[in-house]
RNA sequence: AGUGGUGGUAGAGGUGCAAAAACCAUAAGUAUGUUUUCGGAGGGCGAUGAGGUCCAGUGAAGAUCACAGAAAGGGGAAUUUGCCGAAGUAUAAUUAGUAACUCACUAUUAAUUAUGCUGGACCUACAUUGAAUAAGUGUAGGGCUGUCACACAACUAGCCCAAAGGUUGUGUGGAGAACUAUCUCACAA
Repeated sequence: AGUGGUGGUAGAGGUGCAAAAACCAUAAGUAUGUUUUCGGAGGGCGAUGAGGUCCAGUGAAGAUCACAGAAAGGGGAAUUUGCCGAAGUAUAAUUAGUAACUCACUAUUAAUUAUGCUGGACCUACAUUGAAUAAGUGUAGGGCUGUCACACAACUAGCCCAAAGGUUGUGUGGAGAACUAUCUCACAA
């Protein structure tokens, strides 16, 4: 020099990933408030049910005119910070919250764990989530890109030939549990 280890540490990919407060558009001239004109008995308190309570013929719901007019959620580019299974996504479980006057229940958010999928960003079509022409996800297709393996070609060694290896190119293939370097351990020499 070699073979291996779900070992440790470091590192690379590029329209790379995430977070943060502010900003921008969207949400939306929507919700809501007051008012106008109808309407004519119900309505609010989380969808639903029960109870309770409040509002309502001094006019409920709903519709409509005028004026005023949000926010959450989702997204964007830049900046900063942290990073390179970065992270994303689906399902399940657990825990903790949030949403009412109470209960049953329901909805929703976050964290953790497990399992599945994705090397990366991009483009197109369809489906789906979504208020959405935003964005996400899935499937199919497309080229691009990093990496490794294999095949082929060219080049490459004190004169020539050959040559493990190296460099470049082309093609095919693999997957992040990958790839590169190094350390360590084991085996073998």
Lysine riboswitch aptamer from Anaerobacillus sp., 189 nucleotides, folded computationally.
It was read from a public genome assembly, where an Rfam model found it.
The prediction has a mean pLDDT of 76.